[in-house]
Context: one part of a larger RNA
RNA sequence: UGACGGGGGCCCGCACAAGCGGCGGAGCAUGCGGAUUAAUUCGAUGCAACGCGAAGAACCUUACCAAGGCUUGACAUAUACCCUUUAUCCCUAGAGAUAGGGAGUCCUUCGGGGGGGUAUACAGGUGGUGCAUGGUUGUCGUCAGCUCGUGUCGUGAGAUGUUGGGUUAAGUCCCGCAACGAGCGCAACCCUCGUCCUAUGUUGCCAGCACGUAAUGGUGGGGACUCAUAGGAGACUGCCGGGGUCAACUCGGAGGAAGGUGGGGAUGACGUCAAAUCAUCAUGCCCCUUAUGUCUUGGGCUUCACGCAUGCUACAAUGGCCGGUACAAAGGGCUGCGAUACCGUAAGGUGGAGCGAAUCCCAAAAAGCCGGUCUCAGUUCGGAUUGAGGUCUGCAACUCGACCUCAUGAAGUUGGAGUCGCUAGUAAUCGCAGAUCAGCAACGCUGCGGUGAAUACGUUCCCGGGCCUU
Numbered sequence: 001u002g003a004c005g006g007g008g009g010c011c012c013g014c015a016c017a018a019g020c021g022g023c024g025g026a027g028c029a030u031g032c033g034g035a036u037u038a039a040u041u042c043g044a045u046g047c048a049a050c051g052c053g054a055a056g057a058a059c060c061u062u063a064c065c066a067a068g069g070c071u072u073g074a075c076a077u078a079u080a081c082c083c084u085u086u087a088u089c090c091c092u093a094g095a096g097a098u099a100g101g102g103a104g105u106c107c108u109u110c111g112g113g114g115g116g117g118u119a120u121a122c123a124g125g126u127g128g129u130g131c132a133u134g135g136u137u138g139u140c141g142u143c144a145g146c147u148c149g150u151g152u153c154g155u156g157a158g159a160u161g162u163u164g165g166g167u168u169a170a171g172u173c174c175c176g177c178a179a180c181g182a183g184c185g186c187a188a189c190c191c192u193c194g195u196c197c198u199a200u201g202u203u204g205c206c207a208g209c210a211c212g213u214a215a216u217g218g219u220g221g222g223g224a225c226u227c228a229u230a231g232g233a234g235a236c237u238g239c240c241g242g243g244g245u246c247a248a249c250u251c252g253g254a255g256g257a258a259g260g261u262g263g264g265g266a267u268g269a270c271g272u273c274a275a276a277u278c279a280u281c282a283u284g285c286c287c288c289u290u291a292u293g294u295c296u297u298g299g300g301c302u303u304c305a306c307g308c309a310u311g312c313u314a315c316a317a318u319g320g321c322c323g324g325u326a327c328a329a330a331g332g333g334c335u336g337c338g339a340u341a342c343c344g345u346a347a348g349g350u351g352g353a354g355c356g357a358a359u360c361c362c363a364a365a366a367a368g369c370c371g372g373u374c375u376c377a378g379u380u381c382g383g384a385u386u387g388a389g390g391u392c393u394g395c396a397a398c399u400c401g402a403c404c405u406c407a408u409g410a411a412g413u414u415g416g417a418g419u420c421g422c423u424a425g426u427a428a429u430c431g432c433a434g435a436u437c438a439g440c441a442a443c444g445c446u447g448c449g450g451u452g453a454a455u456a457c458g459u460u461c462c463c464g465g466g467c468c469u470u
Base pairs, nucleotide, nucleotide: 005470007469008468009467010466011465012464013463015459016458019422020421021420022419023418026313027312028311029310030309031308032307033306034304035303042053043052064299065298066297067296068295069294070293073122077121078120079119080118081117082116083115084114088103089102090101091100092099093098106113107112124288125287127286128285129284133282134281135277136276137275138273140271145184146183147182148181149180150179151160152159153158164175165174166173190265191264192263193262195233196232197231198230199229200228201227205222206221209220210219211218236259239253240252241251242250243249302441315415319374320373321372322371323370324369325368331362332361333360336355337354341350342349343348381412386407387406388405389404390403391402392401428451429450430449431448432447433446434445
């Protein structure tokens, strides 16, 4: 000077408290440990690993295992020499990689290019070291801190400034002061939502005027409104009152769509954890070089006495089932989305209008509302598991896909100790879309809207953090 204390003072945070809903018990899904295995590839391990890398493991992916092959190599450059009927297709053998045979005469400015072979330099490595590294990331933490120049003090390490009195979300601002200034952070500038104005109206809209239809902005037309796209205005403690060192500021009020940071996002200081990553990538050193490289077929990553984590579905009547009926937002679409129609109980099939999309399609929103039924039961709750039959994608669904129909109908009657999230359009609840993607193990993730609460006395205590002091 720091760090630490079951030292002290002050202050914050869904930290506790007050509430609401979960997890922990059941079944299933996913990840992890362990066990197993020829292999169950590798990494991540308190918070900050465990629906994490993986925004998609049947083959491929794929790094793992078994078997079969290759050795200038699957890929790159260069040199020397040689060949040129190159790609591709067919037949045979084979699990295939490959091997044998046949067909097949590339481009050219005639120099060559392109392709193949031999030889040599070399290629190659998801092999090791994240404790040799770059880059990237997590975390404390969107916490309010971290520093510098000059001056002053101290022999010096250092101190001061940055402490003090107030105040703030904030080292935010004010006042004081041997300090005076400054930088990185805070805030603001950026995006988005909320109000209004102006401009422009197609594919969007339809108030008024016409036309037309079984019906529909369907048509003429219109720019009012909604909306879209640009550009502006608006909020600043600006105004009034109380408190206050009449300073910063704070409390109340007016006006206003919005009020004191208006809501949300992006934005992460100096640093900490030899934190994570050599398997995104790059890279030093070490190691392999007829193999730790590379090609192929099949298998594995999908195993299962068990333990943990994160979710989904339930245990029902604020509900289940049946019929009718209403209202979104945000997205995606040409190797694509695919309407009307027809076939099938259905998954789906036939067919192909329209649409590179404010025009057409995905598309049915669901909870909701209106009727009916069930009447408290392991049930008309719950749907696991299993049997049978199908559909679709794809060379191929055996290991190991999703979905549909019929049958089956398990556990489960609200969950011990304990533990998690959330302060408002939030929690809870209800659907919709997208990325990845042939298909899909998505109940995951990322977004979108619909309905829409309760509670906060307070800071004694638990946890984490900031400042001063010892």

Overview:
A computed fold for a 470-nucleotide part of an RNA from Demequina aestuarii, annotated as small-subunit ribosomal RNA, 3' major domain. Its Rfam family is "Bacterial small subunit ribosomal RNA". Gene Ontology terms of the family: ribosome and structural constituent of ribosome. The family has 99 seed sequences and 42,628 matches in Rfam 15.1. The coordinates come from a structure-prediction model, not an experiment, and the mean pLDDT is 86. The full RNA is in RNAcentral, with records from ENA and SILVA.